[in-house]
């Protein structure tokens, strides 16, 4: 510098040095010699990341129940020359399904704390408001006039854009 995501209606300042600007840009409106911006010191706010805890979910391994297939067997029966067939019982391998919940890991809604713990950020006004655009209402004008188009204003503090901050990526 580019890009992704999240947030931006809350909150929180004093002193010293210095001396004219500042609120990103443009317009407005504000702040400012009763001291801007900047630097330093001390203080504070918040909770983005980090930290601590953690529901749910996912993965791996293991346990138990039930079933299927295969293997080699026990016992019994039938027939039989070896042998074969059927039933039964326990075993091994593999696989399907169910249950409880064990071990390890991933992710993590959410919560906590922040003097004594880290990296940032922030400490006038909504990101001070608007800028581009949508909707509604009002208004005025034009036209080919049961309407359409445009002007101006207001509202939804609408949605974007831009900007800021954090966390990642390049």
């Nucleotide at each position: 510098c580019u890009u992704u995501c999240a947030u931006c209606g809350a909150g929180a300042g004093u002193g010293a040095c210095u001396g004219a600007g500042g609120g990103a840009c443009u317009g407005g409106c504000c702040c400012g010699u009763u001291g801007a911006a900047g630097u330093c010191a001390c203080g504070g706010c918040a909770a983005c990341c980090g930290c601590u805890g953690a529901a749910a979910g996912c993965c791996u391994c293991g346990u138990g129940g039930a079933g299927g297939u295969c293997c080699a067997g026990u016992u019994c029966c039938a027939g039989u020359u070896u042998u074969u067939g059927g039933a039964u019982c326990a075993g091994g391998a593999u696989u399907u399904u169910c249950a409880a919940g064990g071990a390890g890991g991933c992710c993590g809604a959410c919560a906590g704390g922040a003097c004594c713990a880290g990296g940032u950020g922030c400490c006038a006004a909504a990101u001070c408001c608007a800028g581009c655009u949508u909707a509604a209402a009002a208004u005025c004008a034009g036209c080919g006039c049961u309407g359409c188009u445009g002007u101006u204003u207001u509202u939804a503090g609408g949605g974007a854009a831009a900007g800021a901050u954090g966390a990642g990526a390049g």